[in-house]
RNA sequence: AAAGUUGAACAGAUGAUCGCUCUUCGGUGUAUCCGGAGAGAGGAAAGUCCGAGCUCCACAGGGCAGGGUGGUCGCUAACGGCGACUCGGAGUGAUCCGAAGGAAAGUGCCGCAGAAAACAAACCGCCUGUGCAUUUUACAGGUAAGGGUGAAACGGCGAGGUAAGAGCUCACCGCUUUGAUGGUGACAUCGAAGGCAGGGUAAACCCCACCUGGAGCAAGACCAAGUAGGAACGCGCAUCAAGACCAGCGGUUUUGAUACCGGAUGGCCCGUCUGAAGCGUUCGGGUUGGGUCGCUAGAGCCGGAUGGCAACAUCCGGUCGAGAGAAAUGAUCAUCGCCCCAUUUUAACAAUGGGGAACAGAACUCGGCUUACGUGCGACUUUGUCC
Numbered sequence: 001a002a003a004g005u006u007g008a009a010c011a012g013a014u015g016a017u018c019g020c021u022c023u024u025c026g027g028u029g030u031a032u033c034c035g036g037a038g039a040g041a042g043g044a045a046a047g048u049c050c051g052a053g054c055u056c057c058a059c060a061g062g063g064c065a066g067g068g069u070g071g072u073c074g075c076u077a078a079c080g081g082c083g084a085c086u087c088g089g090a091g092u093g094a095u096c097c098g099a100a101g102g103a104a105a106g107u108g109c110c111g112c113a114g115a116a117a118a119c120a121a122a123c124c125g126c127c128u129g130u131g132c133a134u135u136u137u138a139c140a141g142g143u144a145a146g147g148g149u150g151a152a153a154c155g156g157c158g159a160g161g162u163a164a165g166a167g168c169u170c171a172c173c174g175c176u177u178u179g180a181u182g183g184u185g186a187c188a189u190c191g192a193a194g195g196c197a198g199g200g201u202a203a204a205c206c207c208c209a210c211c212u213g214g215a216g217c218a219a220g221a222c223c224a225a226g227u228a229g230g231a232a233c234g235c236g237c238a239u240c241a242a243g244a245c246c247a248g249c250g251g252u253u254u255u256g257a258u259a260c261c262g263g264a265u266g267g268c269c270c271g272u273c274u275g276a277a278g279c280g281u282u283c284g285g286g287u288u289g290g291g292u293c294g295c296u297a298g299a300g301c302c303g304g305a306u307g308g309c310a311a312c313a314u315c316c317g318g319u320c321g322a323g324a325g326a327a328a329u330g331a332u333c334a335u336c337g338c339c340c341c342a343u344u345u346u347a348a349c350a351a352u353g354g355g356g357a358a359c360a361g362a363a364c365u366c367g368g369c370u371u372a373c374g375u376g377c378g379a380c381u382u383u384g385u386c387c
């Protein structure tokens, strides 16, 4: 100097004038008024992909189905998130990525090619024997080292051995069984024995482990106003006990219990609750785009100390940062700051002039992830050059 990897930060500042919304104080006297003070859109507000707070079902339990996650150990309110580590992969490297449990529970799939694609093999080739022939060819036996096909072919490589070959034998690697050491653990390292591998695929069905009610602020609560407290259909009838009444051995009615039946609880079952002035279904009518709340003090933010590799936790101190309601948070001017270009200057600094400044607007709130994007700064890696 160039190329790259990674981390956090900022997202212009100040002043004046005018305008908008909210909070608060005062005045006026109720008029969407006047005045003072204060605040007013992000680091992603985006995506609606996860998790929760909160609200309702509902007083709300168990199981199945369904759904989600998937190396280990931690963090967190929780998560499919974050941190550290292990294993595997990419890269020279800094670093980055992983859909990372199980194929010996079962089922499915591996097209074409190829001899053969799973308890799967002999097309070419090599060796031996017999016959023919002297350029070769046929049959029988052995073989899986070499070649071919394919993504993948019954471990790899080297040496010995063999008729030719083969773990046939040996060394190393791999695999299986097992022991020791280290580690919380996933795992790693070392040793011993054994010639010894049941191919791949679960981002196929499945198995295993763990988690899991549903719907959502258009949730929901209250007030006002208004209609038709509407109509039809369906589902409640038995037993027992006690009381009361009638009057005559029965009937009516009230209360309680049991059983059945209807309804609610995302699907199913059990359970629970409820019950005719109750539920469910269908039709019809009103409210008409009414008002108030929910709606912003929190798993909040900032700083310090301690512990921890870290994520983060605890303690102490400080602080209060929009709450609109069809949607406010703006416009103009000036100066400074940042970037680019030009002029002057040996170059730089400085000065002058001109231009530019990304992605993008809260709507109940918070923790994450993903996506879009401008500027400078820090650390690290590789290459080149100089000292």
Base pairs, nucleotide, nucleotide: 001383002382003381004380005379006378007377009375010374012336013335014334015333016332017331018330020040021039022038023037024036025035026034027033042359046370047369049368050367051366052365053364054216055215056214057213061270062269063268064267066212067211068210069209070208071085072084073083074082075081086100087098088097089096090095101207102206106205107204108201109200110199123147124146125143126142127141128140129139130138131137155173156172158170159169160168174196175194176193177192178191179190180189181188182187220293221292222291223290230283231282232281233280234279235278238258239257240256241255242254243253244252245251246250261275262274263273264272265271300319301318302317303316304315305314306313307312338356339355340354341353342352343351344350